[in-house]
RNA sequence: UACCAAUCGAGAGUGAUGGGGAGAGAAUUGGCUCGAUGAUCCAUCCGGCAACCGAGUAGAACGAAUUUGUCACGGUGCCCCACCCAACCCAGUAAAGGGAAGGAUUAGUC
Numbered sequence: 001u002a003c004c005a006a007u008c009g010a011g012a013g014u015g016a017u018g019g020g021g022a023g024a025g026a027a028u029u030g031g032c033u034c035g036a037u038g039a040u041c042c043a044u045c046c047g048g049c050a051a052c053c054g055a056g057u058a059g060a061a062c063g064a065a066u067u068u069g070u071c072a073c074g075g076u077g078c079c080c081c082a083c084c085c086a087a088c089c090c091a092g093u094a095a096a097g098g099g100a101a102g103g104a105u106u107a108g109u110c
Stems, first nucleotide, its partner, number of pairs: 002109002005106004013046001015045005023034003028087004047079004052075002054071002058067001083102001088099003
């Protein structure tokens, strides 16, 4: 990189310092926001959220799948504003909605 499974409207810093210097919010289009009062991005530090992997309790099972609830050392991810909105399908006068595609994160396989 690819494949596969799950989750993505909750939660927690618009934190500080340094770097860098123009666009950024995944891609294309149209919007809407943020950005020289220095954004997006990179690194470090402190604090925190979550519970995918992990530790471990109880049940079921013993072919296998799995359920409940505890911890947060470790591996991870995340910490203004719904994956910012819509664009593909269904439905509808419209609004609300449902699904898909794509993206992000985690575990596994190759």
The prediction has a mean pLDDT of 80. This is a predicted structure of a 110-nucleotide RNA (SAM riboswitch aptamer (S box leader)) from Candidatus Woeseibacteriota. Of the family's consensus pairs, 100% are formed in the model.